[in-house]
Molecule: small-subunit ribosomal RNA
Organism: Flavobacteriales bacterium
RNA sequence: ACAAUGGAGAGUUUGAUCCUGGCUCAGGAUGAACGCUAGCGGCAGGCUUAACACAUGCAAGUCGAGGGGCAGCAUGAACAAUAGCAAUAUUGUUUGAUGGCGACCGGCGCACGGGUGCGUAACACGUAUGCAAUCUACCUUGUACUGGGGCACAACUUCGAGAAAUCGGAGCUAAUUCCCCAUAAUUCUAAGAAGUGGCAUCACUUUUUAGUUAAAGCUCAGGCGGUACAAGAUGAGCAUGCGCCCAAUUAGCUAGUUGGUGAGGUAACGGCUCACCAAGGCUACGAUUGGUAGGGGGUCUGAGAGGAUGAUCCCCCACACUGGUACUGAGACACGGACCAGACUCCUACGGGAGGCAGCAGUGAGGAAUAUUGCGCAAUGGAGGCAACUCUGACGCAGCCAUGCCGCGUGAAGGAUUGAAGGUCCUAUGGAUUGUAAACUUCUUUUGUACGGGAAAAAACCCCUGGUCUUGACCGGGGCUGAUGGUACCGUAAGAAUAAGCACCGGCUAACUCCGUGCCAGCAGCCGCGGUAAUCCGGAGGAUCCGAGCGUUAUCCGGAUUUACUGGGUUUAAAGGGUGCGUAGGCGGCUCCCUCAGUCAGCGGUGAAAUGUGUCGGCUCAACCGACAACCUGCCGUUGAUACUGGGGAGCUUGAGUUGGGUUGAGGCAGGCGGAAUGUGCGGUGUAGCGGUGAAAUGCUUAGAUAUCGCACAGAACACCUAUUGCGAAGGCAGCUGGCUAAUUUGCAACUGACGCUGAGGGACGAAAGCGUGGGGAUCAAACAGGAUUAGAUACCCUGGUAGUCCACGCCGUAAACGAUGAUAGCUCGCUGUUGGCGAUACACCGCCAGCGGCCAAGCGAAAGCGAUAAGCUAUCCACCUGGGGAGUACGGCCGCAAGGCUGAAACUCAAAGGAAUUGACGGGGGCCCGCACAAGCGGAGGAACAUGUGGUUUAAUUCGAUGAUACGCGAGGAACCUUACCCGGGCUAGAACGCCGAGCGAAUGUGGGGGAAACUUCACAGCCAGCAAUGGCGGUCGGCGAGGUGCUGCAUGGUUGUCGUCAGCUCGUGCCGUGAGGUGUCGGCUUAAGUGCCAUAACGAGCGCAACCCCUAUCGGUAGUUGCCAGCGGGUCAAGCCGGGAACUCUGCCGAAACUGCCAGCGUAAGCUGCGAGGAAGGCGGGGAUGACGUCAAAUCAGCACGGCCCUUACGUCCGGGGCGACACACGUGUUACAAUGGCCGGUACAGAGGGCAGCUACCUGGUGACAGGGUGCGAAUCUCCAAAGCCGGUCUCAGUUCGGAUCGGAGUCUGCAACUCGACUCCGUGAAGCUGGAUUCGCUAGUAAUCGCGCAUCAGCCACGGCGCGGUGAAUACGUUCCCGGGCCUUGUACACACCGCCCGUCAAGCCAUGGGAGCCGAGGGUACCUGAAGAUGGUGACUUUACGGGGAGCUAUCUAAGGUAAAAUCGGUGACUGGGGCUAAGUCGUAACAAGGUAGCCGUACCGGAAGGUGCGGCUGGAAUACCUCCUUU
Repeated sequence: ACAAUGGAGAGUUUGAUCCUGGCUCAGGAUGAACGCUAGCGGCAGGCUUAACACAUGCAAGUCGAGGGGCAGCAUGAACAAUAGCAAUAUUGUUUGAUGGCGACCGGCGCACGGGUGCGUAACACGUAUGCAAUCUACCUUGUACUGGGGCACAACUUCGAGAAAUCGGAGCUAAUUCCCCAUAAUUCUAAGAAGUGGCAUCACUUUUUAGUUAAAGCUCAGGCGGUACAAGAUGAGCAUGCGCCCAAUUAGCUAGUUGGUGAGGUAACGGCUCACCAAGGCUACGAUUGGUAGGGGGUCUGAGAGGAUGAUCCCCCACACUGGUACUGAGACACGGACCAGACUCCUACGGGAGGCAGCAGUGAGGAAUAUUGCGCAAUGGAGGCAACUCUGACGCAGCCAUGCCGCGUGAAGGAUUGAAGGUCCUAUGGAUUGUAAACUUCUUUUGUACGGGAAAAAACCCCUGGUCUUGACCGGGGCUGAUGGUACCGUAAGAAUAAGCACCGGCUAACUCCGUGCCAGCAGCCGCGGUAAUCCGGAGGAUCCGAGCGUUAUCCGGAUUUACUGGGUUUAAAGGGUGCGUAGGCGGCUCCCUCAGUCAGCGGUGAAAUGUGUCGGCUCAACCGACAACCUGCCGUUGAUACUGGGGAGCUUGAGUUGGGUUGAGGCAGGCGGAAUGUGCGGUGUAGCGGUGAAAUGCUUAGAUAUCGCACAGAACACCUAUUGCGAAGGCAGCUGGCUAAUUUGCAACUGACGCUGAGGGACGAAAGCGUGGGGAUCAAACAGGAUUAGAUACCCUGGUAGUCCACGCCGUAAACGAUGAUAGCUCGCUGUUGGCGAUACACCGCCAGCGGCCAAGCGAAAGCGAUAAGCUAUCCACCUGGGGAGUACGGCCGCAAGGCUGAAACUCAAAGGAAUUGACGGGGGCCCGCACAAGCGGAGGAACAUGUGGUUUAAUUCGAUGAUACGCGAGGAACCUUACCCGGGCUAGAACGCCGAGCGAAUGUGGGGGAAACUUCACAGCCAGCAAUGGCGGUCGGCGAGGUGCUGCAUGGUUGUCGUCAGCUCGUGCCGUGAGGUGUCGGCUUAAGUGCCAUAACGAGCGCAACCCCUAUCGGUAGUUGCCAGCGGGUCAAGCCGGGAACUCUGCCGAAACUGCCAGCGUAAGCUGCGAGGAAGGCGGGGAUGACGUCAAAUCAGCACGGCCCUUACGUCCGGGGCGACACACGUGUUACAAUGGCCGGUACAGAGGGCAGCUACCUGGUGACAGGGUGCGAAUCUCCAAAGCCGGUCUCAGUUCGGAUCGGAGUCUGCAACUCGACUCCGUGAAGCUGGAUUCGCUAGUAAUCGCGCAUCAGCCACGGCGCGGUGAAUACGUUCCCGGGCCUUGUACACACCGCCCGUCAAGCCAUGGGAGCCGAGGGUACCUGAAGAUGGUGACUUUACGGGGAGCUAUCUAAGGUAAAAUCGGUGACUGGGGCUAAGUCGUAACAAGGUAGCCGUACCGGAAGGUGCGGCUGGAAUACCUCCUUU
């Protein structure tokens, strides 16, 4: 410098992750509709549905300068009458004389304009080209002409028919109507000559001869017309290339069909039509059929490519009530013309007629839904006319509608040291927010209102007039004309005055609180909210978005690269055809030459306008409008270029192939042969069982089985060799052997010369099962039978057993037909094993080619993984996929004998379905390890009676909580009242307690009386504190402020606790690995009680846990000796540390020491382990305690306490009396006492520890049999006291319901307490129940432990304590071991689980709802075929009748074709249908348990049979099976 202006994502599958994949949202748009709301203007738009039916008015007429005329109107004239003196006026009659003109003849127009989108998938449309195969009124240009004659028909008159519409007969008549004659051309026809051109038929030019066909006048005298030919312009017709929807569950279609010859017809080509001849034509590049649809410019969206669409505006087409038909005409098969048929509506005198809004308004109907029966021809345009002018629902305007786009406004500035009031919220004496918002002050006046002014759009035609030049045209001046509209616009006045809503606020997505509700009511676009603390419901306050609009619904594009041309995929997510061969098609090696179709470039034509884009301009801006530019990416033509592709030609050898030599193999086909095994038959030996299973039974066997020997027969399959071996396209192929046959591969030569690759259709092959016919039948074995198992067992196991398994021939055509990986070709780092061949002689090593395997680089992949045998990088061709379910189903078609196969939907329904990997959890998976877990032992529980707790039941109440382990002698470590929360009854209401303030009274208080069950109430008496006083203290009363609740929610919480578990685990930082979740560390080996250590190591460290530190205990030392101790000395007692004294010992305190695998031996790298080792009081953690990681169980507790929310307030608060918590047919848990002799009873006798004690413990004495009582002393305690039992010694009992056992009951007492009735403990006497060692099952304990024996303490007046917590005395047994049960830890594996196996989940049946298939049929629709009938019309024939016309026309008759109609048989599609089939969906239905773990029989695929159901079994296949062992191979050291 040139070019370019353009591309965003989010939510949702999971515990989490990555991917695949669908669903949903944010954007834009609309002829919209609906809800709420609404001030104004500009510009646009406005039946998308019933091409449904239409009342009424209007939408196409015009020309008197074509004509005859004259009904109506006006004028004139004449006459008459009336009025008047008259002018004149009025009325009547006559007159076409004039202006004009209804109807009529004639001309032009009516084929335009306007509407609609039914039909149409077509040369309809778009684009390009052609017509040498055509027409074109009016217009323009040019040339020539415009002479003569004649006959009719309307109107009109008259007669007639009819209700009407209308029609018929007769008669008169004009023309720019019609006819004839003349003349004429570059017309046409026939014949001929010359030249030029073209892609062909041919065309054009020049020229000769013969024949034939024209015309119209009117006039204002200016003009306007007429005829012929040629040219132009415009419009139209025809032909062709290309483009143009869906369905193949539409595959074949076609008789005028395709072509030819001839003829007819047309403006013109043509089967357009006809006759004859030929048999063609179209189709997989989609014919035919069915469905849908006007096409285009454009419009919406999109970065674009595309996708969707075809309203308004423009072009084309088609249609005009439905169907058919022609006439007229330049042009029509004609929207506001004609004829016929049909349906419908209307009129009717019942005979017959009329009509066609898909023109503008308007009406009804339909619908979610779409406007005025308006004004005007002023402008633009159109028709006619010389013109004036007339007509014009085209058009110009107005009206209605927020339907859209654009613009404006609803005020602006100031205003907080009153952040007002009110509302709302909160952590609430207060604060926050609404909010500068308001009030208030100042300012402005758009809009609206009132008043006044007031356009442009208008310039022409025409009239008047001037000029130029040539009769005619042009130029100029003046005049006339506005529906909109007194509108736009401008000015003046007053005055903030007249003007804001809608939706939303869980995430996506901007915007948060309170109340109400309580899985209700409701919301929801997706995910999802709502079960008492809802930012998701409803209301409110506040906030946010947009704003005269805002939301909702519907539809389209986008996002969606989610149909992928741009720009996707197919191992496991959806998706490679089971495998070869091969047709069409697609693609194709090297060199040279030619060509120029594709391709590229220049130029030309076209690509309408509008739209869209840029610039500039006009409405005050904008929307809107205008001008110019660029664009229209296309098509056609033309001229070039020739690299590549194509086409033609010539050559080449590397792709491919052929020949010859080797070689290999379970390749194939049909034969022959073999042995082992099995079964059966016969015979021998032999005797009682065999067989089978987890265990059994059915079955076989004394009629001799099984076993064993011999012989014979039969059918099927081929052990070892045999493997990550080999061969084959796949399926598949295995004893030995000969035959036939196919192929791979290798090395060397020779030959052909691109002959190749792929391959839609097609055709061939194709395991097992299955089918047909005929054989065969040993084994095995669906079905079936029996036996077991089981709740059942249509199964797994067992005994039998038929199809089948085998052969021949013929079908079937499917499999997890898999490498879940299409074929071919090329390229891309290494290592290693093996098969075949070669180099090459080798028992080594190496190299090359072709296979079969393993591990890896790069790269790829979502990952797992793949990795020269690609899933890498490229190329070509084929096949297939597009969310899950419905469903590989239904219907249709094709194939099959059948089974069935192939092809292959939709309605409906869900928001997922899936792949890979991660962390957990789980497994009737694996490995390692631990624990009183089992085992080995000891003692218990479960049986009895009682105690106690719980359930249940009962009750007025039996208050509440705790409920597997981890509730149940638990909260409760003390229920007669109290406690107490429950029940009944009686009271109180600022309250039973406490604080503060105020008032007033009184000391406090005591005593007594009445009522009462008490609380309480009432009365009387006594009494008056401190201080000088003010006042204070105390008590009750009154008032005020704070009450109170063991009412609810432990699923709103704090705190505390149980449990896994004193198990060894749980994490972090940094680094590293992985896209990520996450992993590593924490794994591995050894070791430990231990994640305790050591070694190893992409990890290195650290934290919480473990251990240790703390306490008790075991030994010793030091120190201190009182209340403890007493060896020696002394004193003393009946005795006694009793005393003097002692400080040794014991003991009590305090402080220390000691134990660490330290030493030795063995093993081990180490850590550590082992040892009847040494030493030591103690030895490998010495024993015991305290100590409880991250977390789990929404575990427990709102009744211990605290606390949010909710609830009660003369009661759900509080006081009191009584009752209840203690009930009792039962069931369970925890205990006590026993059942006895290792014992009971009696007598004697010995030894603790730890604790307690003043409303207490109490020595001692007395009384009592005793509980205890009465005295009495010591001790607030190493001083006094409570204070032992088992044991030991002696005696007795002798196996029994007892001298065991003590429940229960009777009587008498003691003690505590206000009070022992409900409901205390103890004592004595009497009574003397069950129970003789306990079913299934189950609990504790590994040493000072179990067992056994007593003692103490807390609570407490007393005690229901046999409980709990402690203390000491006596004092065992057993552990081989880790298979199993339970619990736990680590590693690994599988998983469809993650609420995590108490998981997930399948099918039948039952119920409700929904859509759908079949179905005897029934009803309907469109189309085709055949036949019958056949209107109008067309064509042909005829035409005796008609016509001034005459080689003519017409009526009539007739033939053919034809719309509609009818008949018939079939096909297609739709609706409906008793009944029937499956499918889907639905909080808690039934039966089972199929699948996911080895899912408890591994699962799945195909097939066959069977079964309530999932399913089971047989045959073959797959791994998308776990585990285990062995072998082989690989990697690392």